Description:
c-di-GMP-I riboswitch aptamer, 82 nucleotides, folded computationally. The coordinates come from a structure-prediction model, not an experiment, and the mean pLDDT is 81. The model forms 94% of the base pairs in the Rfam consensus.
[in-house]
RNA sequence: GCCCGUGAAAAGCAAAGCCUGGGAAACCUGGCGGCGCAAAACUAUAGGGCCUACUCCCUCGGAAUGGCAGCCAGUUACCCCG
Numbered sequence: 001g002c003c004c005g006u007g008a009a010a011a012g013c014a015a016a017g018c019c020u021g022g023g024a025a026a027c028c029u030g031g032c033g034g035c036g037c038a039a040a041a042c043u044a045u046a047g048g049g050c051c052u053a054c055u056c057c058c059u060c061g062g063a064a065u066g067g068c069a070g071c072c073a074g075u076u077a078c079c080c081c082g
Base pairs, nucleotide, nucleotide: 004082005081007080012037013036017032018031019030021028022027035070041075042074043073047072048071049068050067051066055063056062057061
């Protein structure tokens, strides 16, 4: 210096649910909450995947231009110990 995590301390993030506002919806902002997380930090026109369909189409169906990074992935990174 790099990789790994079974652990300590400090700090951080925040699932479901409820409230609030936005949205057609998925989902998102803020508050409470705390399931969990050693990358649960960042990246969504430029890897894959998933969700939604105001709208459109060739309408029992299909389609992002709308979303999801706490699905995989990519990039970067703090502290002690081993």